Model confidence (mean pLDDT): 76 of 100. This is a predicted structure of a 111-nucleotide RNA (TPP riboswitch aptamer (THI element)) from a Betaproteobacteria bacterium. The sequence is in RNAcentral, with records from Ribocentre.

RNA sequence: UGCAUUACGCAGGGGUCCUGGCGCCGGCAUCUGCCGCGGCAGCCGGGUGAGAGAUACCCAAGGAACCUGAUGCGGGUAAUGCCGCCGCAGGGACGCGUGAAGUCCGCUUCC
Numbered sequence: 001u002g003c004a005u006u007a008c009g010c011a012g013g014g015g016u017c018c019u020g021g022c023g024c025c026g027g028c029a030u031c032u033g034c035c036g037c038g039g040c041a042g043c044c045g046g047g048u049g050a051g052a053g054a055u056a057c058c059c060a061a062g063g064a065a066c067c068u069g070a071u072g073c074g075g076g077u078a079a080u081g082c083c084g085c086c087g088c089a090g091g092g093a094c095g096c097g098u099g100a101a102g103u104c105c106g107c108u109u110c111c
Stems, first nucleotide, its partner, number of pairs: 007098004012059003016054001017047006023040003026035003066091003072085004099110004
C1' cells in the first nucleotide's frame, strides 16, 4: 500500500553464524606445564537476526523461508553470509481437517 476473510490443528519445508571467558576433547611436551594451531548442538556473556538447538522461530507457490552460484564483487566490522550487489539468475515445501468470509448456491478464498 492492497485486501471480503486472511484464523486454528495435524502433516510438510528451512536455518543455526561471528566472538570473549570457563570447561571438556584434541595436540605438543613429559609429571606438571604449554597451545599463537584445532574440535564441542557444554556453561556464562557480547554482535546480527524472527530464530544462532527450541514444545521455539520462519516459510508454504502472489513461494528472497531457505539452498546453489559463492572460497563471488563492493562497503563496513573486534569478527562474521554484518550490510549492499548478485536477484524479474537457477532451485525450493503444491496434503488434510476445523473454523471463518464471500457467493452467480455450482463453488471459491483464507497457513

Source information
The organism belongs to Betaproteobacteria, within Bacteria. Its Rfam family is "TPP riboswitch aptamer (THI element)". Gene Ontology term of the family: thiamine pyrophosphate binding. Rfam describes the family as follows. Vitamin B(1) in its active form thiamin pyrophosphate (TPP) is an essential coenzyme that is synthesised by coupling of pyrimidine and thiazole moieties in bacteria.